Overview: Predicted 3D model of a 354-nucleotide RNA (Bacterial RNase P class A) from a Wenzhouxiangellaceae bacterium. The gene name in the source record is rnpB. Lineage of the source: Bacteria > Pseudomonadati > Gammaproteobacteria > Chromatiales > Wenzhouxiangellaceae.
Parts: sequence; structure tokens; C1' cells
RNA sequence: GGAGCCGGCCGGACAGCCGCUGUGCGCAUUCCGCGCAUGGAGGAAAGUCCGGGCUCCGCAGGGCAGGGUGCCAGGUAACGCCUGGGAGGCGAGAAGCCUACGGAAAGUGCCACAGAAAAUAUACCGCCGGGAACCGAGUGCGGAUUCCGGUAAGGGUGAAAUGGUGCGGUAAGAGCGCACCGCGUUGCCGGUAACGGCGACGGCACGGCAAACCCCACCUGGAGCAAGUCCAAAUAGGGACGCCACGACGUGGCCCGCGUCGCGUCCGGGUAGGCCGCUAGAGGCCGGUGGUGACACCGGUCCCAGAUGAAUGGCUGUCCUCGACAGAACCCGGCUUACAGGCCGGCUCCCCUU
Repeated sequence: GGAGCCGGCCGGACAGCCGCUGUGCGCAUUCCGCGCAUGGAGGAAAGUCCGGGCUCCGCAGGGCAGGGUGCCAGGUAACGCCUGGGAGGCGAGAAGCCUACGGAAAGUGCCACAGAAAAUAUACCGCCGGGAACCGAGUGCGGAUUCCGGUAAGGGUGAAAUGGUGCGGUAAGAGCGCACCGCGUUGCCGGUAACGGCGACGGCACGGCAAACCCCACCUGGAGCAAGUCCAAAUAGGGACGCCACGACGUGGCCCGCGUCGCGUCCGGGUAGGCCGCUAGAGGCCGGUGGUGACACCGGUCCCAGAUGAAUGGCUGUCCUCGACAGAACCCGGCUUACAGGCCGGCUCCCCUU
């Protein structure tokens, strides 16, 4: 000087004027209000994909079904998140990146095309042995055809072909034998564990797929702030009590009586509307302690949107590197996705100079 990896942070600045909105104080209060002070979007407020708080409903307990998660250990309120570790893969390398990473000797199922054969059986070409008959020669040899058998080394098919490499062995071959690697069983050692190391035994028995059914282990009620709670007009209807002097209708042959209509008072449900839920919290910042770390604990300090037709904006000036993605709606922890440009720290590789 160049190329790259990881982690953290910022997301135009300042000033003036005019608006919108929450809160506090003061003034005005019949209503409309007015003044001052102060707060007013994000790292993702987004997608609504996980987890939790909160609320209502359900629920004796247990089981089944359904759904989810899936190497090990830890963190956490919890998680499908995070941290550390293991194994496998990618990279020249980085404290690098990626991984649905339990079980295929419980059972069932699937493996297109091609191929002899796709999983329990087999052989297309080839290689090897033997027989038959033919041709050429020099009876023993060679060639070609066909039949029977051996083989799975080589070729060919395929995403995948019944362990791999090498030596021996053989008619040709073959774990047929041996060495190493792989695999399985097992012992010891290290590790909390996943797993690793060393040794012994076994000639190999076990192709792949569980984001196919399934099996195993663990977790798991439902709905969501339009949850839910409280206050409460007008109108209509409901209930209780009282009144009925007069009246209408029904019952009845008629009277009394009873019922309905009527009047008054009270009560409750509920609509409009309003209040709460609603923002002080698993909270931010600084420091210390413990821990490899995620994180935990302690001390100090700060208060940091809360709307409900729904505010957070507009204009002007100066400056710069000329400004991306994007707008809260109960809250919090994650993940994922979008993003102009810039800053800081750590690490790797290559080239040049000394």
C1' cells in the first nucleotide's frame, strides 16, 4: 500500500419565528380558554415469526390425542434466543463462516431416469476353467461360434452399487490372508457432559432418506388492550311498591272482586359519552465485585412520548461530508427483514521498503 474477517457506535448540526400535543403552576372561570415552565418516535417504532408479563374465560388429579423443540453444559421471567464447548462441513488465513446436529440392528414405506441389480437378490460387456462341433497349420498350438460353470478385479449405468489403499494369493478373482485407514464391540484414561485419546477383539455383520410415517426424550389450556374494570344521559322496554276519586276493556246473567291499560316514586341492566387499564420498567447511565462468557449482584444517579380522528410539523438563515431505511398505539426479551453515508477497536492474508 492492497484484500478480507469480527465486534461496537452514529444516523445532518446550530439559531430564530409560527404551529400541534402530554404534564405542572398561575390566571380566568357560563362556555371558548390564556400565560409561563417542561417532555414529545426508532435502530429498526417494521414483519407479527417465537418467548414472557398483564387481563378475562376454562381447569380435582392422571392419561390419550394434537402442536412444538431436538449434540452437550450454562445464562434467563421465558424462548425456537444468547454464551461457552463438542462433532461435521467451507475457507489460503482470521477470536473466521455455516449446520433441523436424537434414533435407519423396533416396524412400515420410498429411492425418478439410466442400469444386470436400488437392498436381497442378481451379472450387460469383460476376465477365467471345462465340453461340443468348425477353420488354419506342424497330433499337444492358435482363431472364431455355442453350451455349462467360476468371478465381481476392470469397463459401463447412476445422486448413490454391498468398506478403501497396498502387498500376498489365485485358473481368474474375492477380507480369501496380512498391514494401515474406516466400521462395530469392549477395557482403561481424560472430561460435569457432548465427546476425545490409547489398547484389545471382530473380517465387516450395518447403502441412503426420519424438513416420509414412526420411535425416544423434554415442553405445551384458550383468547387477546376492540383484553378487561368503573361511572353513567336521553328514549324505549323491565322489576318492586303505592294510588285508582273518575274512566275504558276483559271475566260474568248482574254486583263486589280480580286482571290489563293509566298515574307516581324507587331500583337494576344497558346504549351514547366519560374514567381507568396507560407507561417507573425483567428501565437507562456510571462505577465496583464474581464469572472464559452470556449474565448476576452491590452502590450511586436519572425520569426518558402516551395520543384516541389519533400530536411529534412548517418556514427562514448559517455551515458541512448535502443526509438512507423508515412513524409509537398495553408493555418487555429475542429473531428476521430494510438502510445513503460515516466513526472506533481487535484480528488475518498478500505486496513493497528498511

Its Rfam family is "Bacterial RNase P class A". It is annotated as a ribozyme.
The coordinates come from a structure-prediction model, not an experiment, and the mean pLDDT is 79.
The model forms 95% of the base pairs in the Rfam consensus.
The sequence is in RNAcentral, with records from ENA.